RNA sequence: GCAUCGAAACGGCAAACCCAUCGUGAGGUGGGGACGCAAAGCUGAGGGUCUAUUCCUGACGGAGUAGAUAGUCUGGCUGCCGUG
Repeated sequence: GCAUCGAAACGGCAAACCCAUCGUGAGGUGGGGACGCAAAGCUGAGGGUCUAUUCCUGACGGAGUAGAUAGUCUGGCUGCCGUG
């Protein structure tokens, strides 16, 4: 230095909920707040889920388009420490 791994240490992030605000909505942003997280850092690439809308179906439901979700999973990129 690299890989694997996640003891210890320094730290980091921040769920639900509340307030404000943006959005038709899913949801986002800021503040408070901590359930948790070794990538809970970044990335919308592939699934999943959700929203809006159009069409199809007798109904169940399905398809297209546009979005959302990275704390839903997989992948890609990057990173702190070093008992092993």
This is a predicted structure of an 84-nucleotide RNA (c-di-GMP-I riboswitch aptamer) from an Anaerolineales bacterium. Of the family's consensus pairs, 95% are formed in the model. The source organism's lineage runs through Bacteria, Bacillati, Chloroflexota, Anaerolineae and Anaerolineales. It matches the Rfam family "c-di-GMP-I riboswitch aptamer". About the family: GEMM was predicted in a large-scale screen for bacterial structured RNA regulatory elements.